Formats: sequence, C1' cells, structure tokens
RNA sequence: CUCAUCCAGAGGGGUGGAGGGAUCGGCCCGGUGAAGCCCCGGCAACCAUCGCGAGAUUAGGCGCGCCCGCGUAACGCGGCGAGGUCGUCUCGCGACAGGUGCCAACUCCGGCCCGCGGCUAGUCAGCCGACGGGACAGAUGAG
Repeated sequence: CUCAUCCAGAGGGGUGGAGGGAUCGGCCCGGUGAAGCCCCGGCAACCAUCGCGAGAUUAGGCGCGCCCGCGUAACGCGGCGAGGUCGUCUCGCGACAGGUGCCAACUCCGGCCCGCGGCUAGUCAGCCGACGGGACAGAUGAG
C1' cells in the first nucleotide's frame, strides 16, 4: 500500500501500585486494585494442514478418439477433437487447533457528509438525538 472482517463469543491467579478505554469531546472502568509483566484457562476460526462437493483449466502430465499429414522393417512424429483421470485454480461445506488474534460496554458513543425525528421560534438559521446510512480514523488477519 491492497483486500477481508469488526452489534457474536470468551477470565482466573501471581506481581505491580494509578491509571485505562488509540486520538479530541462525552460517558464509563479502576485501591472491592488501572496499565505493564508472568502463569494457567478460555473464545473464535483469518492463515496453514486435512477431507468432501461443485465449477473452471489443455499455453499442464498420462490416457482416449480421428475416413488428417509425414515417416519406419516395426515402435513413431506432428495436427485436430472430446474432456476420462491426475494435477492446478476458484467457490462452498466440514474437521483440527500448528501460526496469529482476542477474552467490560457495538471499534463504548460521537466528531465529517446525507437522511429522519425533536426543540428554539421565524430562520436559506441554530441546537439536540446510544435514530438510520456513508466517509474518515483505528484494530485484526492475509498478501
């Protein structure tokens, strides 16, 4: 940088001693013990591995067919065709748990744009909404 996913799920102990939830605002969590580190446990299934199914592929192997061409004593070489089998690729389903990841709150909500609703009260406006959609940003995985 690109692609996919982000309203599901899953915590105990030790150590440590005041922060943490990325950022800003809000709102939360925290001496009934935050972050960090260690141990054990768990969740999930992105990647890897394995199995099954479907499809694609001949500018892949082997095999098959041809009233095609060339050649041999014979085996053959080439061309064309179909797509049988193996391989490869894609998709779907399943198994496992090797490489990551994760285990308060939807990525905790919002910020920018659009829509919807409400309030102010008269206005091409402002404000509010844990309402909906999109973008940005971020996280994780794979490349």